[in-house]
RNA backbone atom coordinates (compact mmCIF):
# COMPACT_ATOMS: atom_id res chain seq x y z
C1' N A 1 0.00 0.00 0.00
C1' N A 2 -3.60 -4.02 1.53
C1' N A 3 -6.04 -7.28 5.60
C1' N A 4 -6.82 -8.28 10.52
C1' N A 5 -7.09 -6.73 15.65
C1' N A 6 -7.24 -3.27 19.36
C1' N A 7 -8.03 1.59 20.96
C1' N A 8 -10.89 6.59 19.68
C1' N A 9 -15.69 7.30 17.84
C1' N A 10 -21.49 5.97 17.41
C1' N A 11 -25.92 3.20 18.53
C1' N A 12 -28.21 -0.57 21.04
C1' N A 13 -28.66 -3.89 25.00
C1' N A 14 -27.81 -5.46 30.76
C1' N A 15 -25.14 -3.40 35.05
C1' N A 16 -23.97 0.25 38.54
C1' N A 17 -24.80 5.60 40.69
C1' N A 18 -27.66 9.12 41.12
C1' N A 19 -31.00 15.48 41.58
C1' N A 20 -35.84 14.38 40.03
C1' N A 21 -41.41 12.40 38.92
C1' N A 22 -44.95 8.76 39.84
C1' N A 23 -46.05 4.13 41.72
C1' N A 24 -45.56 -0.32 45.70
C1' N A 25 -45.01 -1.89 50.95
C1' N A 26 -44.67 -0.54 56.14
C1' N A 27 -45.50 2.58 60.09
C1' N A 28 -47.58 7.70 62.22
C1' N A 29 -52.07 8.95 61.07
C1' N A 30 -55.94 14.20 60.94
C1' N A 31 -59.04 16.37 69.13
C1' N A 32 -61.57 20.54 67.66
C1' N A 33 -63.20 22.17 61.70
C1' N A 34 -62.06 14.97 56.38
C1' N A 35 -65.52 10.04 54.94
C1' N A 36 -68.19 6.04 56.02
C1' N A 37 -70.32 2.81 59.72
C1' N A 38 -72.10 3.92 64.37
C1' N A 39 -72.30 -0.22 70.44
C1' N A 40 -73.77 2.19 74.58
C1' N A 41 -76.86 6.86 75.51
C1' N A 42 -80.24 10.65 73.78
C1' N A 43 -84.30 13.04 71.32
C1' N A 44 -89.39 11.81 68.56
C1' N A 45 -93.63 8.71 67.99
C1' N A 46 -99.43 5.07 71.65
C1' N A 47 -96.77 1.17 68.93
C1' N A 48 -93.81 0.21 64.10
C1' N A 49 -90.17 2.72 63.39
C1' N A 50 -87.51 7.48 62.68
C1' N A 51 -83.53 11.75 63.72
C1' N A 52 -79.03 13.58 65.14
C1' N A 53 -74.99 11.34 66.80
C1' N A 54 -69.95 10.19 71.20
C1' N A 55 -66.62 6.46 72.21
C1' N A 56 -64.56 2.82 69.01
C1' N A 57 -63.33 0.40 64.10
C1' N A 58 -62.42 1.07 58.90
C1' N A 59 -60.34 4.53 55.33
C1' N A 60 -58.53 8.67 53.36
C1' N A 61 -55.47 13.96 53.29
C1' N A 62 -50.83 14.23 55.06
C1' N A 63 -46.06 13.02 57.72
C1' N A 64 -41.63 9.42 58.48
C1' N A 65 -39.04 5.02 56.25
C1' N A 66 -37.72 1.30 52.58
C1' N A 67 -34.29 0.50 46.23
C1' N A 68 -33.59 -7.47 51.12
C1' N A 69 -39.39 -2.82 45.77
C1' N A 70 -40.81 -0.79 40.30
C1' N A 71 -41.09 2.36 36.13
C1' N A 72 -38.90 7.10 33.22
C1' N A 73 -35.35 9.87 33.21
C1' N A 74 -29.99 11.60 33.78
C1' N A 75 -24.44 10.07 33.74
C1' N A 76 -16.59 11.75 29.95
C1' N A 77 -19.70 5.02 35.36
C1' N A 78 -18.21 -0.28 33.28
C1' N A 79 -11.16 -3.51 29.38
C1' N A 80 -19.92 -5.59 29.80
C1' N A 81 -22.34 -7.97 25.24
C1' N A 82 -23.72 -7.46 19.84
C1' N A 83 -24.07 -4.28 15.59
C1' N A 84 -21.68 -0.21 13.02
C1' N A 85 -17.58 2.56 11.77
C1' N A 86 -14.90 7.76 7.62
C1' N A 87 -10.19 9.60 9.55
C1' N A 88 -6.33 9.53 13.43
C1' N A 89 -3.11 6.34 16.38
C1' N A 90 -0.93 0.91 17.92
C1' N A 91 0.70 -4.13 16.74
C1' N A 92 0.83 -8.59 13.62
C1' N A 93 0.46 -10.17 8.91
C1' N A 94 1.33 -9.81 3.65
C1' N A 95 2.68 -7.49 -0.83
C1' N A 96 5.25 -3.62 -3.62
C1' N A 97 9.84 -0.04 -4.01
RNA sequence: GGCAAGUCCCGUACGGACAGCUCCCUCUGAACUCCGUCAGGGCCGGAAGGCAGCAGCGGUAAGAGGUUGAGCGUCGCGAUGCGGUAAGCUUGCCCUU
This is a predicted structure of a 97-nucleotide RNA (Bacterial small signal recognition particle RNA) from a bacterium. Rfam family: Bacterial small signal recognition particle RNA. For this family Rfam cites "SRPDB: Signal Recognition Particle Database" (Rosenblad et al., Nucleic Acids Res, 2003). By type it is a non-coding RNA gene. The prediction has a mean pLDDT of 76.